[in-house]
RNA sequence: CUAAGUUCUCAGGGCGGAGUGAAAUUCUCCACCGGUGGUGAUUACAAAAAGUAUAAGUCCACGAGCCCAAAAGCUGAUUUGGUGAAAAUCCAAAACCGACGGUGAUAGUCCGGAUGAAAGAGAAUUAAA
Numbered sequence: 001c002u003a004a005g006u007u008c009u010c011a012g013g014g015c016g017g018a019g020u021g022a023a024a025u026u027c028u029c030c031a032c033c034g035g036u037g038g039u040g041a042u043u044a045c046a047a048a049a050a051g052u053a054u055a056a057g058u059c060c061a062c063g064a065g066c067c068c069a070a071a072a073g074c075u076g077a078u079u080u081g082g083u084g085a086a087a088a089u090c091c092a093a094a095a096c097c098g099a100c101g102g103u104g105a106u107a108g109u110c111c112g113g114a115u116g117a118a119a120g121a122g123a124a125u126u127a128a129a
Stems, first nucleotide, its partner, number of pairs: 004126007016030004032108001033098002035062004043053003057096002065074002078094005100112003
């Protein structure tokens, strides 16, 4: 320094304005939000390198959710331009997406399952080689 074990802690944001209506945070217009790991040409510290921190809702996976006796299975969304040797990640612009149940009216944002579960993150500790 490290495989592994144990324990503990943590682990999701968002409806503001206007309109219609008997009724809408659910419709329409404008706005608002973006879990975890990886990758990454970003940024900061460092003389530099190494290193540390940081960097994707739409790339690769995972989680939640659905389905189910179990195993298995299902599960959203990006283009254009610029720079460049190289862009799915940088810069600019314009788009797009968002479980289930409930509801005086159709919900990413309200209420509920949920004081739950969990990808995972951190800390403490045990200890072989």
This is a predicted structure of a 129-nucleotide RNA (FMN riboswitch aptamer (RFN element)) from Methanobrevibacter sp.
It was read from a public genome assembly, where an Rfam model found it.
Of the family's consensus pairs, 97% are formed in the model.